[in-house]
RNA sequence: AUUCCGAAAAGGCAAACUUAUUGAAAAGUAAGGACGCAAAGCCACGGGCCUAAGGUUUAUAGCUAGGGUAGCCGGGUUGCCGAA
Numbered sequence: 001a002u003u004c005c006g007a008a009a010a011g012g013c014a015a016a017c018u019u020a021u022u023g024a025a026a027a028g029u030a031a032g033g034a035c036g037c038a039a040a041g042c043c044a045c046g047g048g049c050c051u052a053a054g055g056u057u058u059a060u061a062g063c064u065a066g067g068g069u070a071g072c073c074g075g076g077u078u079g080c081c082g083a084a
Stems, first nucleotide, its partner, number of pairs: 005082002012037002017032006035071001041077003045074003048069003054064004
């Protein structure tokens, strides 16, 4: 120095919920707030899941992603510390 791993230490992020705002919605953004997280840093490549404006249909409803989810999983990539 690298890989595996995750004791300690220094810190980091921020679920639900509330308010404001964007959006058709799912959801996002900001402030507050902490359920938790060793990548809960970043990336929509694969799978899953959510929504359905528009489109379509067998039309009181159903189907559909160019939308979303990285805190669903896999994968890629970058990174703090260093006991066993």